Predicted 3D model of a 73-nucleotide RNA (transfer RNA) from a Thermoplasmatota archaeon. Its mean pLDDT, the model's own confidence on a scale to 100, is 83. The sequence is in RNAcentral, with records from ENA. It matches the Rfam family "tRNA". Gene Ontology term of the family: triplet codon-amino acid adaptor activity.

[in-house]
RNA sequence: GGGCCGGUAGAUCAGUUGGAAGAUCGCGUCCUUGGCAUGGACGAGGCCGCGAGUUCGAAUCUCGCCCGGUCCA
Numbered sequence: 001g002g003g004c005c006g007g008u009a010g011a012u013c014a015g016u017u018g019g020a021a022g023a024u025c026g027c028g029u030c031c032u033u034g035g036c037a038u039g040g041a042c043g044a045g046g047c048c049g050c051g052a053g054u055u056c057g058a059a060u061c062u063c064g065c066c067c068g069g070u071c072c073a
Stems, first nucleotide, its partner, number of pairs: 001072007010025004019056001027043005049065005
């Protein structure tokens, strides 16, 4: 320098035939207990790596850039 894969909640990851974001763990409040653990209910937490383009509409498609992994040179 080039090819491919990835970047989404505090963490690990879904969501990729475009209709606007979800799971598990963690965190907070409450219920259950004499108390703790377990269990249950509710909730907070995301400008979906950055910028632009296409579109009525983009996490999703296109282009550029940044970061990580891997392979080739």